[in-house]
RNA sequence: GGGUAUAUGGCUCAGCUGGUAGAGUGUUUGUUUAGCAUACAAAAAGUCCUGGGUUCGAUUUCCAGUAUAUCCA
Numbered sequence: 001g002g003g004u005a006u007a008u009g010g011c012u013c014a015g016c017u018g019g020u021a022g023a024g025u026g027u028u029u030g031u032u033u034a035g036c037a038u039a040c041a042a043a044a045a046g047u048c049c050u051g052g053g054u055u056c057g058a059u060u061u062c063c064a065g066u067a068u069a070u071c072c073a
Stems, first nucleotide, its partner, number of pairs: 001072007010025004019056001027043005049065005
């Protein structure tokens, strides 16, 4: 320099054909216990990497950029 992949709660990741986003884990609170752990219940936590375009409507489609990983040279 060229190619490919990835970017979504604190962390690890889903999200198929465009219709306002979920799980596990963690955190907090409550129940249970003499107490802790386990278990159960509830809650909080997201500008879906950034900017723009298309559309009535974009995590999803298009363009550009940024970061990370990897391949070729």